[in-house]
Molecule: transfer RNA
Organism: archaeon GW2011_AR20
This record gives sequence, structure tokens and C1' cells, in this order.
RNA sequence: GGGGUUGUAAGAUAACUUGGUUAUUCUACCACGUUCGGGACGUGGCAAUCCCAGUUCAAAUCUGGGCAACCCCA
Repeated sequence: GGGGUUGUAAGAUAACUUGGUUAUUCUACCACGUUCGGGACGUGGCAAUCCCAGUUCAAAUCUGGGCAACCCCA
């Protein structure tokens, strides 16, 4: 220098192919219940689409550009 893959809550992860109503689940955290207390368990809650622009009635998803990580080639 060229090519490919990936980027979603504090951590991990689904939804992307085929655009659609409140973005999934687990862990962590908070509250409550249970317990003499703790742990475990149960219920509820908090929190996210890497950035910018475009297309569209509607974008995590499609298009263009950028940034970052990893892999391959030179």
C1' cells in the first nucleotide's frame, strides 16, 4: 500500500439475509421478598445500536465517507 471480518447497556450476546410498532437474553448493579444473618433462589428496576452524511413514510439493518480492533497478501 491492497483485500477481508468485526464494532449494539459496566461485561458478554440476539435481531442484520427479507428495513416496521416499546431493540433480545445472561452476568453485574439497585430495590423488595425469602433467611436469625449471609449466600443461593424469586420478583421488579436501571442501562446500549462506533462517528458523520445520504436513501426512505420509517434505518441497528441499505448506500457513501471516516475512526478503531483483528486477520491475510505485498